[in-house]
Molecule: Glycine riboswitch aptamer
Organism: soil metagenome
RNA sequence: CCUCUGGAGAGACCUCUUAAGUGGGGCGCCGAAGGAGCAAAGUUACCUCAAAAAAGGUAGCCGAAUCUCUCAGGCAAAAAGGACAGAGG
Numbered sequence: 001c002c003u004c005u006g007g008a009g010a011g012a013c014c015u016c017u018u019a020a021g022u023g024g025g026g027c028g029c030c031g032a033a034g035g036a037g038c039a040a041a042g043u044u045a046c047c048u049c050a051a052a053a054a055a056g057g058u059a060g061c062c063g064a065a066u067c068u069c070u071c072a073g074g075c076a077a078a079a080a081g082g083a084c085a086g087a088g089g
Base pairs, nucleotide, nucleotide: 001089002088003087004086005085006084011027013026014025015024016023028075029074030073034071035069036068037067042061043060044059045058046057047056048055
């Protein structure tokens, strides 16, 4: 990376339209495609102390998620998608 299997959450809300969430608008929500953010540690520079080391402080770099944001996506059933897990290749 491929195949198969399992796989959650959240309004059948209001309104116009349509045969029909069919399409549009509004409000309210969800987090598990994707995306974005950062903790400790580490590291660089400067400063304090100082002979030095160690320690401390400031600023930057790096830095995880199932945490956070909700851009994207999603919110009856079905379908699709789906982090992650199992089996096989």